Predicted 3D model of a 1525-nucleotide RNA (small-subunit ribosomal RNA) from an uncultured prokaryote. Model confidence (mean pLDDT): 82 of 100. It matches the Rfam family "Bacterial small subunit ribosomal RNA".
């Protein structure tokens, strides 16, 4: 004391990168803000500062010596005395080297740990020792000159007259325990030495002050002296601090590999406190480096500090150590200590002052200003406390500290109110309109005072030091003096009247801030309409947005909340703990092998690694623990503990090491043997191509999917026979053999490496494995010089095509081959790195053994060695792998860390060149990848079906009309449907109407429902004006239904008001619900247990047979099960029964007629029922399903139609049948009316009719259906009319009566093959009939008219039997309209060999980069835009560094030093001597400057190739056999 989750997929599991959620911060911005405690606050410009403090003290070390101002005094000139021996100054003396601040510089012994110093220093402070003896000369201060604006500089003189007289400043001299030097002696032993003792030689000082009279001196008193104290000299010791030196430790880059002349050593000198090339002169020629030298870059380091479970990553703010630095740069003085932040020179940039000659300056001390920058605070108070300087002390100094002031910066704490209060108030929001939610929330009631204000008291922080008393020593002659010292007594507080306490009052002053798709707690309305925005990833937003923005509502936190930046963590995504590397990235192309790693068995030693125990260190703060002091808490104190480190030291001795000695198994050597395309180089052979010469022999030959280019009458192809060159070795040949790999293939000789077996024998770990190294390395490719037969890149031609700079042909050159080099790279692959060990088997193969047995080959049992297949356990994401391991270990070496830029750009190396080898970055994406899994598709296979195709009949595509769409036209041509599956579709029937369009006139509560008031009953009828609706206007009328108190009231109607509202063929079938359409009347869709599989799924459901059929049988980890098939239902077909009108008549009577009478037998009608089931037979199958015949039956194998349509798919139709949510109109997008329009018409489609004619047409005459309809109907019969069809009018509410005639047919005449007696458009005239109305626009008859058309290109469609074809017949809708659609019935065929093409479905399997599922997906080119970051780029232009010149300032050091000096000497004096000073000169040296290099960075005309992006052009390379693997 170790947490995950989002995102690559239709889904999975896997590798793998972004992305969150923790924590932390010296922080910044947005919003917002009540109080206090405690830290913390230029992280950016080592930018430049105005101003004010930030180090000065001693009079008990000296000499000197004011002034104001107070009084006294005066001659009123002035003097005295206090101020006061004070301030100022000056000589000394100590301190300024400490504290405080920064991190520029430094990659270095700079820091850090641990160690030396036997190479060393140390002011002040403590102890201990000896000591402070006698002289001397001078400067300052003052004073007088002088020069300067200033700063400040210079000159003379004074330190004594009257004995002395500055000084703890300088000097000289005495003296020396002890020191320090030299010389020897002794010990010690850590190399250089160190220690003790002797002997010679050198070197010293200062006084100050209280006190006192014991001794000496005079008269008290003082001084000489005596006491204390304190200073001062000299040594030893200590303590402190400090230098020096070394072991280890801790940054990146090898696209930095070689670095170095004082460099490495040594001697001599010098110099330091001290060792040391530190420095010189000389000599040698070393020294560092792959365990990273030197170069570049970037950085103070540490204790710590954040962060993690640790290990570990990151960092170095505040506190503490240490080290640098103090405008840059060099440079020495003093000094115990500096090369000196607030100290000197000197250059050199700045900036200020000047009277122009010269001068001051150095905040990276505390404030505080500018700049800079997201950003970082007061020009505060005080020495009260701590601490450090100075002094004997008072006590001066201290921007060190102690506090106070800003800033929510950060950590802690505390409040902003507590209880009760449902009518669940009102108001916001929302609603399904009921209600819910804001919310006990408010309001109201009861209480309670934290803090804020505001009253009144009020601390600890203080210890002292000092004096004054006083106690007990010490010291001394001394009760002094001074010293220690218990007690007493007095003085000090910046904070600050602050913490704290405290009476009274009083909910009063005190809540924001982000979030609400997922991840992630936490949802709802309105606005918006890919806009306007949002976004941490993934993603929202194109008219119903829980993702935008408001609002209500939630949630989290909270005086804070969010974003942003950073760091670690999650991330085992740098794997030490702790990853991989077959296919996801990743195994080097292979071997050889130095140095490096690691090594077989036994004994012995050692004790370097390794372990155990002491000890010394690891500051202090922090962290942990415990305890304790501020009300708690942050925060503080005391103590512990840890601190996994270093180092010494004692031990163990198993294991690594190392030393030794042994030994054989690993590794090798030796005999003996056989395999083998192993290698190198000599020569030799046959076939086959071509060629070339002959010889035969005639029109072709040769190619190809078809063709052609090309050869050929100058004889080709073909055939024979010679001959020449080159290159490759057929058959043997084999998941057969040899090799490290690449690779090796006729045969024969030479040479040569290696591997295996078999048996003994030597040797005695001699191995393994390899970073750089060196070798060997296919096909191309380069050189050079042969050689050239077939092949054949480029490159001609011809074909293919839209194009074909390709596939295909025809030729054809480098090369292909040989020698001699260079290259040095592959899918160089088992995509699998060497070596060893260990873990089931089961089968070929290939080389040598053994063994059994044979005459002998074989065969069988085994043994090592190579080489293949299957497989177990293991492992693996999965595919697979498996003794030839991808198992389970050890050893070494290589390699990887998202995709893309990119194996790419620069540098280097290499190379003749190509062009290799190492090898980045900016930039951008959120993925990219690996395996399987399920479907989809495939110009992948296998099987199957179907009028898919073949067979066959009849059509469309021409013509003429009908008819629906397009599309144009229009005021409108209303709208929908559009590949099958829009287009005689919706529409089963647009003159008005319908009607939804237009155009014109009208109405607003409304043509329609409901509710309310008023009033009138309703109904029916006139007039006038209008196209019409509508407006006006007249007459009759008081009714009827319930209830009634008889007043009335209510329903129901009209009429007029007012509003909720109606109203909508508007809009979205992409926002719905029903309902259809298609695939498809296809055999398929699926569940539940169970079993596999991490899983997404799998199995079932797949096989093998048969089915119309997942139909059914057999097998099978399946075993059942549902929706669907198929049966059940309905029609036809047989029969039987049962009924017998309106149907029927056999028989019997009757009529013109089944017309009546009878019949109940038949047809026929309609209820019931039967029948068909592969039930028998025979073959064939598995003894099966089942197929194939046959019987028998009306009917045979799902008898024939027909309803019946699984999961689902097309956002497939439909808001205009209904319904319906959202939106839109409300005097109009609504209603209502007339005319129009929907019916147009250069044109194109699609669906039908009529034809083109004799299997016809006309014209007589003749026969036979079925099934339907009929009261606002169906109408017979009868006249009329040429017809349509009038007029009268029976019958029928239908097995009765009507429509109603069936037509093809058959008979029998006619037409003769023609644009006709075929064809009927079109036109003209005349009617009929429906209706308000047939003109735009109806149908039908009559006369006339008589058009295109002579069987119809590519093309395409239906049809397999009562079917097709062809003939009529009825319904619907409807007043009128039917070549459409629905239904009936007559006559009535041909044809199917079969599945090889088409089309389309199933099912199995295959491939896949598809999953919107191939109408998929996507590479690349080229041109262009635009935008970004990179390289190259004549060049420019900066930073840094190296060489080598010049020049050279201050300054040390050295020489000189003619100029100049007091101390000592020597001399009466003069001088001279010692010793120094100015000053010259040299050596080093900074800035500077000149020439030329290196590195690096920023810029640049052009330019190069990469990314990304909207929407395009070209063609289609890869994913399927991707249409050429």
């Nucleotide at each position: 004391u170790u947490a995950g989750a989002g995102u690559u997929u239709g889904a999975u599991c896997c590798u793998g990168g972004c992305u969150c959620a923790g924590a932390a911060c010296g922080a910044a911005c947005g919003c917002u803000g009540g109080c206090g405690g405690c830290g913390u606050g230029c992280c950016u410009a080592a930018c430049a500062c105005a101003u004010g403090c930030a180090a000065g003290u001693c009079g008990a070390a000296c000499g000197a010596g004011a002034a104001a101002g107070u009084u006294c005094c005066u001659u009123c000139g002035g003097g005295g005395a206090c101020g006061a021996g004070u301030a100022c100054a000056g000589u000394g003396g100590c301190g300024c080297a400490c504290g405080g601040g920064u991190g520029a510089g430094u990659a270095a012994c700079g820091c850090g740990u641990g160690a030396g110093u036997a190479a060393u220093c140390u002011g002040c402070c403590c102890u201990c020792a000896a000591g402070u003896c006698c002289g001397g000369g001078a400067u300052a201060a003052c004073c007088c000159g002088c020069c300067g604006a200033a700063a400040g500089g210079u000159g003379a003189g004074c330190u004594a007259a009257u004995a002395c007289c500055a000084a703890u400043a300088c000097c000289g001299g005495a003296u020396a325990a002890g020191a320090c030097c030299a010389c020897g002696a002794a010990u010690c032993a850590u190399a250089a030495g160190g220690u003790u003792a002797g002997u010679g030689g050198u070197a010293a000082a200062a006084g100050g002050u209280g006190g006192c009279c014991u001794c000496u001196a005079u008269u008290u008193a003082u001084a000489a002296g005596c006491u204390a104290u304190u200073g001062u000299u000299u040594g030893g010791g200590g303590a402190u601090g400090a230098g020096c030196u070394c072991g280890c430790g801790g940054a990146c880059c090898a696209u930095u590999a070689g670095c170095c002349a004082g460099u490495u050593g040594g001697u001599g000198g010098g110099g330091u406190a001290a060792c040391g090339g530190c420095c010189u002169a000389c000599c040698a020629a070393a020294g560092c480096u792959a365990c990273g030298a030197u170069g570049g870059u970037u950085a103070g380091c540490u204790g710590g500090u954040c962060u993690g479970a640790g290990a570990g990553g990151a960092u170095g703010a505040u506190c503490a150590g240490c080290c640098a630095c103090a405008c840059u740069g060099g440079c020495a003085c003093u000094g115990a200590g500096a090369c000196a932040c607030g100290g000197g020179c000197c250059a050199g940039a700045c900036u200020c002052c000047u009277a122009c000659g010269g001068g001051a300056g150095g905040c990276a001390g505390c404030a505080g200003u500018g700049g800079g920058g997201a950003a970082u605070a007061u020009u505060g108070c005080g020495c009260a406390a701590u601490g450090g300087g100075g002094g004997a002390a008072a006590c001066c100094c201290u921007g060190a500290c102690g506090c106070a002031g800003c800033a929510a910066c950060g950590c802690c704490g505390c409040g902003u109110g507590g209880a009760g209060g449902a009518u669940g108030a009102a108001g916001g929001c929302u609603u399904u309109c009921g209600g819910g939610u804001u919310g006990u929330a408010a309001a109201c009631u009861c209480c309670u005072g934290u803090c804020a204000a505001g009253u009144g008291g009020g601390a600890a922080g203080a210890a002292a030091u000092g004096u004054c008393u006083g106690u007990u020593g010490g010291c001394u002659a001394a009760u002094a003096c001074c010293u220690a010292u218990a007690g007493g007594c007095g003085u000090u507080g910046a904070c600050g009247g602050u913490a704290c306490c405290u009476a009274c009052a009083a909910a009063g002053g005190a809540a924001g801030c982000a979030c609400c798709g997922g991840c992630u707690a936490a949802c709802u309305c309105c606005g918006u309409g890919c806009c306007a925005g949002c976004a941490g990833c993934c993603g929202c937003g194109g008219u119903a947005a829980u993702a935008c923005g408001g609002g209500g509502g939630g949630u989290g936190c909270a005086a804070g909340c969010g974003u942003u930046a950073u760091u670690c963590g999650g991330a085992a995504u740098u794997a030490u703990u702790g990853g991989g590397c077959g296919u996801a990235a990743a195994g080097c192309g292979a071997g050889u092998g130095c140095a490096g790693g690691c090594g077989g068995u036994a004994u012995u030693a050692u004790a370097a690694g390794u372990c155990a125990g002491a000890u010394g260190u690891g500051a202090a703060a922090g962290c942990c623990c415990a305890g304790g002091g501020c009300u708690c808490a942050a925060c503080c104190c005391u103590g512990g503990a840890a601190g996994u480190g270093c180092a010494u030291u004692u031990g163990a001795a198993a294991c690594u090491g190392u030393a030794a000695u042994a030994c054989u198994u690993g590794a090798g050597u030796a005999u003996g043997g056989g395999a083998g395309a192993g290698g190198a180089a000599a020569g030799u052979g046959g076939a086959a191509u071509u060629c070339c010469u002959g010889g035969u022999g005639u029109a072709g030959a040769g190619g190809u999917g078809a063709a052609a280019u090309u050869c050929g009458u100058a004889g080709a192809u073909a055939u024979c026979a010679g001959g020449a060159g080159g290159a490759a070795c057929a058959c043997c040949a084999g998941u057969g053999g040899c090799g490290a790999a690449g690779g090796c293939g006729a045969c024969u000789u030479u040479c040569u490496g290696g591997a295996c077996c078999a048996a003994u024998a030597c040797u005695g770990a001699c191995g393994c494995u390899c970073a750089g190294a060196c070798u060997c390395g296919a096909a191309g490719g380069c050189g050079u010089g042969g050689g050239g037969a077939g092949c054949g890149a480029a490159c001609a031609g011809g074909a293919u095509u839209a194009g074909a700079u390709a596939c295909c042909c025809u030729g054809g050159u480098a090369g292909u081959c040989c020698a001699c080099g260079c290259a040095g790279u592959a899918a160089a692959c088992g995509u699998u790195g060497a070596c060893a060990a260990c873990u089931a088997g089961g089968u070929g193969u290939c080389g040598c053994g053994g063994g059994u047995a044979u005459u002998g080959a074989c065969c069988c049992c085994u043994g090592c060695g190579g080489u293949g297949c299957c497989g177990g356990a293991g492992c693996u994401a999965a595919c697979g792998c498996a003794u030839u391991a991808a198992g389970u270990u050890g050893u070494c070496c290589g390699c990887c860390u998202g995709g893309g830029g990119a194996g790419u750009a620069c540098g280097a190396u290499c190379g003749c060149a190509a062009g290799a080898u190492u090898a980045a970055a900016a930039c951008u994406c959120a993925a990219a990848g690996g395996a399987a899994u399920u479907g989809a598709c495939g110009g992948g296979g296998g099987c199957c079906c179907g009028c898919a195709c073949a067979a066959g009949c009849g059509g469309u595509g021409g013509a003429g009309c009908a008819u629906g769409u397009g599309g144009u036209u229009u005021a409108a041509u209303u709208c929908g449907a559009c590949g099958c599956a829009a287009c005689g579709c919706g529409a089963a029937g647009a003159a008005c109407c319908u009607u939804a369009c237009c155009u014109g006139g009208a109405u607003u509560u409304g043509a329609c429902a409901u509710c309310c008031u008023g009033g009138g009953a309703a109904u029916a009828u006139u007039u006038u004006c209008g196209a019409a609706a509508g407006a006006u206007u007249u007459u009759a009328g008081u009714g009827c239904c319930c209830c009634u108190u008889c007043g009335g009231g209510g329903a129901g109607u009209c009429c007029a008001g007012a509003g909720a509202c109606a109203g909508g063929u508007g809009c979205u079938g992409c926002a719905u619900g029903g309902c259809u359409g298609u695939c498809g009347u296809c055999a398929g869709c699926u569940c539940g247990u169970g079993u596999c599989g991490u899983g997404a799924g799998a199995u079932g459901u797949u096989g093998g047979g048969u089915u119309a059929a997942g139909u059914c049988c057999c097998g099978c980890a399946a075993c059942g099960a549902g929706c669907g098939c198929a049966a059940c239902c309905c029609c036809u077909a047989u029969c039987u029964u049962u009924a017998g009108u309106u149907a029927c008549c056999a028989u019997c009577a009757u009529u013109c007629a089944g017309u009546u009478g009878g019949g109940g037998a038949c047809u026929c009608u309609a209820g019931a029922g039967a029948u068909a089931c592969u039930g028998c037979c025979c073959c064939g199958g598995u003894u099966a399903a089942c197929g194939g015949g046959g019987a028998g039956g009306a009917a045979g194998g799902u008898g024939g139609g027909g309803a019946u349509g699984a999961c689902g798919u097309c956002a497939a139709g439909u808001c205009c049948u209904c319904a319906u949510g959202g939106c839109c109109c409300u005097u109009a997008u609504a209603u209502c009316c007339a005319g129009g329009g929907c019916u147009a018409c250069a044109c194109a489609c699609g669906u039908g009719c009529u034809a083109c004619a004799a299997u016809g047409g006309u014209a007589u005459g003749u026969a036979c259906a079925a099934a339907g309809a009929g009261a606002a109907g169906c109408g017979a019969c009868c006249u009329c009319g040429c017809g349509a069809g009038a007029g009268c009018a029976a019958g029928c509410c239908a097995a009765u009566c009507u429509c109603a005639a069936a037509a093809a047919g058959c008979a029998u005449a006619u037409c003769u093959c023609a644009g006709u007696u075929c064809g009927g458009a079109u036109u003209g005239g005349a009617g009929u009939c429906u209706g308000c109305a047939a003109c735009u626009c109806g149908a039908c008859u009559c006369c006339a008219u008589g058009a295109a058309g002579u069987u119809g290109g590519a093309a395409u469609c239906g049809c397999u039997a009562g079917u097709a074809a062809u003939c009529g017949u009825g319904g619907a809708u409807c007043a009128g309209c039917a070549u459409g659609c629905c239904a009936c019935g007559g006559u009535g065929a041909a044809u199917a060999c079969g599945u090889u093409c088409c089309c389309g479905g199933g099912c199995c399997u295959u491939g896949u980069a598809c999953a919107c599922a191939c109408c998929g997906a996507c590479a690349g080119c080229a041109a262009a835009c635009a935008c970004c970051a990179u390289g190259a780029g004549a060049g420019u232009u900066g930073a840094u560094u190296g060489u080598a010149c010049c020049a050279g300032a201050a300054g040390u050091u050295g020489u000189u030093g003619g100029g100049c000096c007091a101390a000592c000497c020597c001399g009466u004096u003069a001088g001279g001597g010692a010793g120094g000073c100015a000053g010259g000169c040299a050596c080093c040296u900074a800035a500077g400057g000149u020439a030329u290099g290196g590195u690096u960075g920023a810029u640049a005309a052009u330019u190069a190739g990469g990314g990304u992006g909207a929407a395009g052009u070209c063609g289609u390379a890869a994913c399927a056999a991707g249409g050429u693997a």